A computed fold for a 698-nucleotide part of an RNA from Hordeum vulgare subsp. vulgare, annotated as large-subunit ribosomal RNA, domain II. The RNAcentral record of the full RNA draws on Rfam. Taxonomically the source falls in Hordeum vulgare (Eukaryota, Tracheophyta, Pooideae, Hordeinae). The prediction has a mean pLDDT of 82. Rfam family: Bacterial large subunit ribosomal RNA.
Context: one part of a larger RNA
RNA sequence: GCCGGCGACUCAUAGGCAGUGGCUUGGUUAAGGGAACGGAACCCACCAGAGCCGUAGCGAAAGCGAGUCUUAAUAGGGCGAUUGUCACUGCUUAUGGACCCGAACCUGGGUAAUCUAUCCAUGACCAGGAUGAAGCUUGGAUGAAACUAAGCAGAGGUCCUAACCGACUGAUGUUGAAGAAUCAGCGGAUGAGUUGUGGUUAGGGGUGAAAUGCCACUCGAACCCAGAGCUAGCUGGUUCUCCCUGAAAUGCGUUGAGGCGCAUCAGUUGACUGGACAUCUAGGGGUAAAGCACUGUUUUGGUGCGGGUUGCGCGAGCGGUACCAAAUCGAGGCAAACUCUGAAUACUAGAUAUGACCCAAAAAUAACAGGGGUCAAGGUGGGCCAGUGAGACGAUGCGGGAUAAGCUUCAUCGUCGAGAGAGAAACAGCCAGGAUCACCAGCUAAGGCCCCUAAAUGACCGCUCGGUGAUAAAGGAGGUGGGGUGAAAAGACAACCAUGAGGUUUGCCUAGAAGCAGCCACCCUUUAAAGAGUGCGUAAUAGCUCACAGGUCGAGCGCCCUUGCACUGAAGAUGAACGGGGCUAAGCGAUCUGCCGAAGCUGUGGGAUGUCAAAAUGCAUCGGUAGGGGAGCAUUCCGCCUUAGAGGGAAGCAACCGCGAAAGCGGGGGUCGACGAAGCGGAAGCGAGAAUGUCGGC
Numbered sequence: 001g002c003c004g005g006c007g008a009c010u011c012a013u014a015g016g017c018a019g020u021g022g023c024u025u026g027g028u029u030a031a032g033g034g035a036a037c038g039g040a041a042c043c044c045a046c047c048a049g050a051g052c053c054g055u056a057g058c059g060a061a062a063g064c065g066a067g068u069c070u071u072a073a074u075a076g077g078g079c080g081a082u083u084g085u086c087a088c089u090g091c092u093u094a095u096g097g098a099c100c101c102g103a104a105c106c107u108g109g110g111u112a113a114u115c116u117a118u119c120c121a122u123g124a125c126c127a128g129g130a131u132g133a134a135g136c137u138u139g140g141a142u143g144a145a146a147c148u149a150a151g152c153a154g155a156g157g158u159c160c161u162a163a164c165c166g167a168c169u170g171a172u173g174u175u176g177a178a179g180a181a182u183c184a185g186c187g188g189a190u191g192a193g194u195u196g197u198g199g200u201u202a203g204g205g206g207u208g209a210a211a212u213g214c215c216a217c218u219c220g221a222a223c224c225c226a227g228a229g230c231u232a233g234c235u236g237g238u239u240c241u242c243c244c245u246g247a248a249a250u251g252c253g254u255u256g257a258g259g260c261g262c263a264u265c266a267g268u269u270g271a272c273u274g275g276a277c278a279u280c281u282a283g284g285g286g287u288a289a290a291g292c293a294c295u296g297u298u299u300u301g302g303u304g305c306g307g308g309u310u311g312c313g314c315g316a317g318c319g320g321u322a323c324c325a326a327a328u329c330g331a332g333g334c335a336a337a338c339u340c341u342g343a344a345u346a347c348u349a350g351a352u353a354u355g356a357c358c359c360a361a362a363a364a365u366a367a368c369a370g371g372g373g374u375c376a377a378g379g380u381g382g383g384c385c386a387g388u389g390a391g392a393c394g395a396u397g398c399g400g401g402a403u404a405a406g407c408u409u410c411a412u413c414g415u416c417g418a419g420a421g422a423g424a425a426a427c428a429g430c431c432a433g434g435a436u437c438a439c440c441a442g443c444u445a446a447g448g449c450c451c452c453u454a455a456a457u458g459a460c461c462g463c464u465c466g467g468u469g470a471u472a473a474a475g476g477a478g479g480u481g482g483g484g485u486g487a488a489a490a491g492a493c494a495a496c497c498a499u500g501a502g503g504u505u506u507g508c509c510u511a512g513a514a515g516c517a518g519c520c521a522c523c524c525u526u527u528a529a530a531g532a533g534u535g536c537g538u539a540a541u542a543g544c545u546c547a548c549a550g551g552u553c554g555a556g557c558g559c560c561c562u563u564g565c566a567c568u569g570a571a572g573a574u575g576a577a578c579g580g581g582g583c584u585a586a587g588c589g590a591u592c593u594g595c596c597g598a599a600g601c602u603g604u605g606g607g608a609u610g611u612c613a614a615a616a617u618g619c620a621u622c623g624g625u626a627g628g629g630g631a632g633c634a635u636u637c638c639g640c641c642u643u644a645g646a647g648g649g650a651a652g653c654a655a656c657c658g659c660g661a662a663a664g665c666g667g668g669g670g671u672c673g674a675c676g677a678a679g680c681g682g683a684a685g686c687g688a689g690a691a692u693g694u695c696g697g698c
Base pairs, nucleotide, nucleotide: 001698002697003696004695005694006693011096012095013094014093015092016091017090018089019088020087021086022085023084026053027052028051032047033046038044057064058063067079068078069077070076099237100236102234106227107226108225109224110223111222117201119199120198121197122196123195124194125193126191128160129159130158131156135152136151137150138149139148140147164188165187166186168185169184170183171182172181203219205215206214207213212221240632241631242630243629244628245627250263251262252261253260254259265387267384268383269382271380272379273378278352279351280350281349282348283347289341290339291338295335296334297333299331300330301329302328303327306324307323308321309320310319311318312317355375356374357373358372359371391416392415393414394413395412396411397410399408400407423430436606437605438604439603441602442601443600447596448595449594450581451580452579456593458592459591461589462588463587469583475568476567479565480564481562482561483560484559485558486557495552496551497550501525502524503523507519508518531546535544536543607622608621609620610619611618633687635684636683637682638681639680640679645675652671653670656667657666658665659664
């Protein structure tokens, strides 16, 4: 892991509600008895009426009483003016282990020092080599010593290195040879050394050269048994079928935040009401917008209180000011905590007003004119009884953040959650649309119609050349479309040919300034035209060029605008940013007609639910998590029942066939070898796929 067995809402007592039943001349017993009647017997029948509930309430009470209390006061107000009870069944609550499994802990009583820590008693062990303390002897030395030399000697938590003890490093091993080892090196090795045997200290404790170490593979408090099914606001699991309905992820409170209580929202039951949507009418408001009349803020101009600064004056004071600037006037802005104004929506109230079916309804036809009934849809209160209280994204209006986030907090909606099928290549939350079942029928929605791939290589008018389409900005650009305007055959724009002069080197300034350093002025003449000069250039001239005008040429040209479509800007790690092929439309923008396309709608047939009680018919309905309600199937045992049946073959078992909407039920044949249906009731150890479930097998 698989297969098979077992495995979780129970039981007792008490309360609430519902259903069913008994009695209602109110109902009913408990403990106990159980002699007698019944019965084989009893916890039976039966007896027993204490007690309990009900029959009257109000008041703290005295008390009064359909009333009573409050009070000076029926002035008002509060509570009343009533109705059963006993069983059984179901749901639910409380108390108990209370749906099942699961702690770490705490407490009590015991068992452990054969491991290990310290200690005690008594024993044992430490190859070999090195170093050479004290002391001593002899010689020298001395008055004697000190001192000195050689030798003897053999000290040491001394040195090297085995046994022994340890464990610093690396490798191997890591389902190991081994629940801590092996190999190669390593530390101590006469000492605070190592070790045998016997003993001591015990868990709120011991022992500890101290690591929270060790105390029998267990140690921030050992192990065993008991309290004990501790408790678990936590995790996991919780077993047959069908039908109806169907949420929440919000508010307030909480030593509260992943838990609870109350409320909102679900189900079910009964009562009352008659609407809902829409249209119209009447309301209050201070949002969006707007505005600057208030409160603030803000730019600029005028006037300029006051100040700064400066001049005069001994001072009082009198002046200047291109500085700051109150207040006021003109122009122009801003505001969630501004408003002289002010919507759309939303909200409140009222009025008008409804859909389906049946009856009426007659031989046939049947209006919505009137009447009656039923249902659907809306609302309110009550009874019983759930889940939810982590929400997610999209749209709109705001706040926080960076007008960041698949971010975060709200409000109003939608979808998902709990929603399948179609579209978006794939894609909970987007778009279209809500799946009772069947069909090899039809029509559509969103989205599509060249091929993959169902349906127009459809029509018509434009645009695009970038594979733009099929990702992005500021910025850039003789891309191209559209609009406007100007000059042009009396010849445009560009190109080419020649002209571009004179007064004059204007004047000033300057070393110089001659069109061209700079300042002022910017005239006149000849002309087809030519600036007191557009740029280059020179020390200054010179020189080149332009404006302007002539000729050649011969049909287009210049400028502006543009919310069209393109280009560039544009760099990432496999090729990978149309779904692919591929496309010049099969791209983009308009218009038109067809078609395809879903579990939508329709058609045909079947089923179920509500109305609804038996049938028929009509109408409406039948997605669904948590959850609620309803109806059934099956298992074991019991009663009717010593049942029917059964060796002429029961139960069980695996393949086959049939029936039912399902759980399931039945049939004949096979195997098997002794029990055992159906029906109507009753009672539960009553249904297995999950719990790192548990036991067995493989």